[in-house]
RNA sequence: CGAGUUUGAUCCUGGCUCAGGAUAAACGCUGGCGGCGUGCCUAACACAUGCAAGUCGAACGUCCUCUCGCUUCGGUGAGAGGGAGUGGCGGACGGGUGAGUAACACGUGGGUACCUACCUUGAGGUGAGGAAUACCCCCGAGAAAUCGGGGACAAGACCGCAUACGCUCGCAGGAGCAAAGUCCCGUCAGGGAUGCCUCAAGCUGGGCCUGCGGCUGAUUAGCUAGUUGGUGGGGUAACAGCUUACCAAGGCGACGAUCAGUAGCUGGUCUGAGAGGAUGAUCAGCCACACUGGGAUUGAGAACGGCCCAGACUCCUACGGGGGGCAGCAGUGAGGAAUUUUCGUCAAUGGGGGCAACCCUGAACGAGCAACGCCGCGUGCAGGACGACACUUUUCGGAGCGUAAACUGCUUUACUGAGGGACGAGAGCGGACGGUACCUCAGCAACCAGCCCCGGCUAACUACGUGCCAGCAGCCGCGGUAAUACGUAGGGGGCAAGCGUUGUCCGGAGUUACUGGGCGUAAAGCGCCCGCAGGCGGUCGGCUGCGUUCGCACUGACAAUUCACGGCUUCACCGUGAAGGGGGUGCGAAAACGAGCCGACUUGAGGGACCCAGAGGGACACGGAAUUCCGGGUGGAGUGGUGAAAUGCGUAGAUAUCCGGAGGAACACCGAUGGCGAAGGCAGUGUCCUGGGGGUCCCCUGACGCUGAGGGGCGAGAGCUAGGGGAGCGAACGGGAUUAGAUACCCCGGUAGUCCUAGCCGUAAACGAUGACCACUAGAUGUCCGGGGUAUCGACCCCCUGGGUGUCGCAGUUAACACGCUAAGUGGUCCGCCUGGGGAGUACGGUCGCAAGAUUAAAACUCAAAGGAAUUGACGGGGACCCGCACAAGCAGCGGAGCGUGUGGUUUAAUUCGAUGCAACGCGAAGAACCUUACCAGGCUUUGACAUGGACUGGACCAGCCCAGAGAUGGGCCUCCCUUCGGGGCCAGUUCACAGGUGCUGCAUGGCUGUCGUCAGCUCGUGCCGUGAGGUGUUGGGUUAAGUCCCGCAACGAGCGCAACCCUCGUCGCUAGUUAGCAAUGUCUAGCGAGACUGCCGCGAUCAACGUGGAGGAAGGUGGGGAUGACGUCAAGUCAGCACGGCCCUUACAGCCUGGGCGACACACACGCUACAAUGGUCGGGACAACGGGUCGCCAACCCGCGAGGGGGAGCCAAUCCCAACAAACCCGAUCUCAGUUCAGAUUGCAGGCUGCAACUCGCCUGCAUGAAGGUGGAGUUGCUAGUAACCGUGGGUCAGCACACCACGGUGAAUACGUUCCCGGGUCUUGUACACACCGCCCGUCACACCACGAAAGUCGGCAACCCCUGAAGCCGCUGGGCUAACCGUUCGCGGAGGCAAGCGUCGAGGGUGGGGUCGGUGAUUGGGGUGAAGUCGUAACAAGGUAGCCGUACCGGAAGGUGCGGCUG
Repeated sequence: CGAGUUUGAUCCUGGCUCAGGAUAAACGCUGGCGGCGUGCCUAACACAUGCAAGUCGAACGUCCUCUCGCUUCGGUGAGAGGGAGUGGCGGACGGGUGAGUAACACGUGGGUACCUACCUUGAGGUGAGGAAUACCCCCGAGAAAUCGGGGACAAGACCGCAUACGCUCGCAGGAGCAAAGUCCCGUCAGGGAUGCCUCAAGCUGGGCCUGCGGCUGAUUAGCUAGUUGGUGGGGUAACAGCUUACCAAGGCGACGAUCAGUAGCUGGUCUGAGAGGAUGAUCAGCCACACUGGGAUUGAGAACGGCCCAGACUCCUACGGGGGGCAGCAGUGAGGAAUUUUCGUCAAUGGGGGCAACCCUGAACGAGCAACGCCGCGUGCAGGACGACACUUUUCGGAGCGUAAACUGCUUUACUGAGGGACGAGAGCGGACGGUACCUCAGCAACCAGCCCCGGCUAACUACGUGCCAGCAGCCGCGGUAAUACGUAGGGGGCAAGCGUUGUCCGGAGUUACUGGGCGUAAAGCGCCCGCAGGCGGUCGGCUGCGUUCGCACUGACAAUUCACGGCUUCACCGUGAAGGGGGUGCGAAAACGAGCCGACUUGAGGGACCCAGAGGGACACGGAAUUCCGGGUGGAGUGGUGAAAUGCGUAGAUAUCCGGAGGAACACCGAUGGCGAAGGCAGUGUCCUGGGGGUCCCCUGACGCUGAGGGGCGAGAGCUAGGGGAGCGAACGGGAUUAGAUACCCCGGUAGUCCUAGCCGUAAACGAUGACCACUAGAUGUCCGGGGUAUCGACCCCCUGGGUGUCGCAGUUAACACGCUAAGUGGUCCGCCUGGGGAGUACGGUCGCAAGAUUAAAACUCAAAGGAAUUGACGGGGACCCGCACAAGCAGCGGAGCGUGUGGUUUAAUUCGAUGCAACGCGAAGAACCUUACCAGGCUUUGACAUGGACUGGACCAGCCCAGAGAUGGGCCUCCCUUCGGGGCCAGUUCACAGGUGCUGCAUGGCUGUCGUCAGCUCGUGCCGUGAGGUGUUGGGUUAAGUCCCGCAACGAGCGCAACCCUCGUCGCUAGUUAGCAAUGUCUAGCGAGACUGCCGCGAUCAACGUGGAGGAAGGUGGGGAUGACGUCAAGUCAGCACGGCCCUUACAGCCUGGGCGACACACACGCUACAAUGGUCGGGACAACGGGUCGCCAACCCGCGAGGGGGAGCCAAUCCCAACAAACCCGAUCUCAGUUCAGAUUGCAGGCUGCAACUCGCCUGCAUGAAGGUGGAGUUGCUAGUAACCGUGGGUCAGCACACCACGGUGAAUACGUUCCCGGGUCUUGUACACACCGCCCGUCACACCACGAAAGUCGGCAACCCCUGAAGCCGCUGGGCUAACCGUUCGCGGAGGCAAGCGUCGAGGGUGGGGUCGGUGAUUGGGGUGAAGUCGUAACAAGGUAGCCGUACCGGAAGGUGCGGCUG
């Protein structure tokens, strides 16, 4: 510090994800030791048991026990110990928790109307009395807890009195206010110690007030009645509406009151470069709470382990009544993913009490448990092979594991045993930890390694298994038979007593942007204007010193962080010191800038005078053209409308035409790329009223300015309300067409509406998709409105200048496109808005509206993208240019018939397999009766029909003959060679390795092939342009068959293609001529060469390339034909031609044999043959080829047969002989005469021939007989541009035989091409694109099904806060106080007074109750849309002109996308 992921690729925008750090963690696997930390984040849920706050006899009386002394034996005194009680101090600290709290609760800085026990300092005092009471005794109630009555007694308990340095009250004279003793020493004078009282001061701790600071929501906008202030009373330690009565009507709030949600706050902690963000465990400060709520009492101070009341819960109970509060330490249950011992000690530190000893202390110190975290250590170290075994892999050679192990030597941290043994303890005693740390000696390499990962990000690869299964996954994504991505193994990488996973936070994320982002098209400028608050603001001078800057002082606790030094062996950890702390306060200084006040200025702004342009707005009036309607005339059959039609109108007279009239709406030409307005918008003419703008002069005011949250106004069209109006147009609607349908496009009608008045609505692609204002920053050119100069008689022209509106363009900007003084440049001020896509501009709530609806505006859920610009392609029912038998023009066909062949389908035991649009279908097959043959049935074989090697045995094996058998096969007869005698060769048998497979995968492959296409294209190097993909070159102007050539050009060259080189045919020459020819070497044969190059001429063209015409020539512009197929495309075809990876079979998926099948047959298609006849058939006669083939062959003459053929045997290994014949069409003659025929030949019967082991399934041929369909073929479709099509025959390959197929050959030999609009295919350029698997693309909505979350909903259930009324505990306060009453006073001693208590009443009051509302949430039959889901249904809306351009707003309509109307936009 970045990386992955949108695309075919690119740049940008933008989200998602990862790598880092952290953690009070948990989970999975694993686990040796030590040190230091940490350990209920959930139920502030409930708690058994024990402990956590007591202490003091030097405050007091008393009881019990023991000892001692005395004793009148009743007791009494002393000492020690113990018990409860009175009293004092402490239980307000320490410890826990974070529920509540958005608050002066906290932090920070101030303030003072206050208090402060114990402690410190100072001053003064401590005199003299009294009355009670607990414990105790007696009686009583009760189960208990506990309580009542009577009696006695003590104090530092309580109460008067005296005194008052002081204190309090009062203006003052003055009045009021205290106290306590105990212990020690003692020669009983006293001394000492410690208490006590009053006052003052201090320390410490607190109370109260206050500036500032730190959460979310405005879908919470108004809140407030003690409320805000005053006066009187009350109250407090103290100020205060703290409280009360009265008076006034205030107080708070967009700088966010109130309400709601959430939350203890801080020092700090984590992260981050920082700024920030997140967090608030442990430690420390503050606050709050102590079962929930309320209350007081005591006290210096108030309540976790105090009290009272209410409530919930729980326990005891004798049912009458009582007890309790672990959010103290342990511990239990529960909850939960999850959090420890019912431990030791007061040794240290600290706290309470005490004079002290000492007691108490679950504070604390320690130990235990837990890898929960951080840190440290160990599981050994060194040597040891061209390298063991095992395992893995392999191309079988090897490679890896790997110096790793074994083995040798060494060491002993840890561990074990033995011995010693602390510091922590500052005078004495005292050590829980602990026989611990540590030290010494001895012993054994010994007892100790796992976890995750290995497709990219991201470091680390192979094998097997699996086969879109099982599974993985943080993102992208892996898995459908060769998975480095799943599982296992080997190997490797990373970390290590841990390693991974999950959760959470920060980072990366500049992805909320203060540092540090944006808004033309990516998300984002309010439709426009006015304007309150607010923010910002021109020039000069003076003053102030609020901001600002600087200095000094104080503060910013401890801990933490950083640095230095130091202590535990090191580290973690700890100590000391320092630094830092941007915050706050006070004092001082400065005066530039900002601010305030004062004064001045004119350039910003405004005004004045003069001039100017304009569809700027409103009202009224007027005008002509056109449409329609009405009346009349002429006229007579159509008209209208469309792609074509029809509906419609018309003989009841339309359309057309003429005249007259009515009415409404809109204003042609001018007119513009023009003008005006803030925007929406504004267009005939005139008048009236009215807004804004520009120019010139530089006369006046003197900063009066800019922006503008809320707010107000304006705001196209549609729409709404009421009333008018209604010609044309025209949603809806009706009809006609189109169509598969057509709720559309087209046509005929047509209602709202469009128009006016008044009022609503308030939205648009309200767009420049660009907020307003100011300043600055090259130019060129057009146009509108001004001013000036020059020139002129005047104007035009020309020059300067201001304002508006366009185009191009420099710098600059931008992702690019583009913008570019009218900025999207460079700066400034203010406002609005954005933060991934979908859900959704939706729901709910609020506001507005008559409604339609507008506005404000979420979440759940879901996706890994959604986007912008540009690039290359591909595509378009886009454009331009060009080519091709592509169309057109022609000729002959196919499609109909019969037959042949192939295919589909069906059938079958099998009908083997493959090929499947063009580019499969007379294709693989250049030839299936057996064989072939791969298929089926049956019979057989198992080292095999075939190859190689090893071992063992044997001597033959094969051929031939015989037997059985369908045959394979089996049996029988016959039957070796060489030799150095070891054996070898050959063959057979047995056995082991292996053979074999037309079994699968052409989507694992090689090779070969098809196709686009013989189309003219496809690329590279360097340079240049572009951020880049990429472009340029290769585009452009011409030309060509051609990226062929020429010219031009930021390109210059080059390669693969084109062309040429090669073969063949055509002319000539030369050479050689056998088997050709009688011969000549003329033809011919086969070799070499010549010839053609736009070379020459004319014309056209850019003096080009080239085109066109001509001459010569056998041939002319590539002369004809062939071979030759660029980069690539189709996962095209072929594993069955061959080869080959992998998989599969191995007495079978191999091999042999016989028979069958590949030849089936209701059908369908493809390619052919033969025909349908007279340009013909038949018969007779007569001509003319070429290419080829031939010894297992071609086969002559001659003979036989009607013929196929047979016999025959000459010749020929072939320019010699043969196939081979008269080649056929053709020519001549004859006949047939338009008919299912003397056409056509299918089918069938009979008789034959040939090949072959064998023609039944299933060959070909011949003769005779039979004579079917068929009379030129629908839609559609094929070939061909010249020696071509068509017609005619011939040969060859395959082959025993079989050819209508295929490959060749010659013969006869045409027609037509105006032309490129259209169909198909292709090339180049351009354009659009939402396509890139590339239009066979993409994609929208309804419906159906499944799942998910959400909204509405009659209701229903609950939470929270508030309100009205009722009730009202404890308790404080107030009143009463008849009952009761020790201290003081009086007294006649009876009592009375003062005071107090009980009790009663009242205000307040927790809680409870009734009620109607509010708000939030749960649930809810049903319902609504949304999202997701595999190949469901219907259509085709969008992307190309997407086939009706699309989109926006609105209205209506329609299964649905959507359609239509009106207005708008160009994206």
Source information:
Predicted 3D model of a 1467-nucleotide RNA (small-subunit ribosomal RNA) from a rock metagenome. Its mean pLDDT, the model's own confidence on a scale to 100, is 86.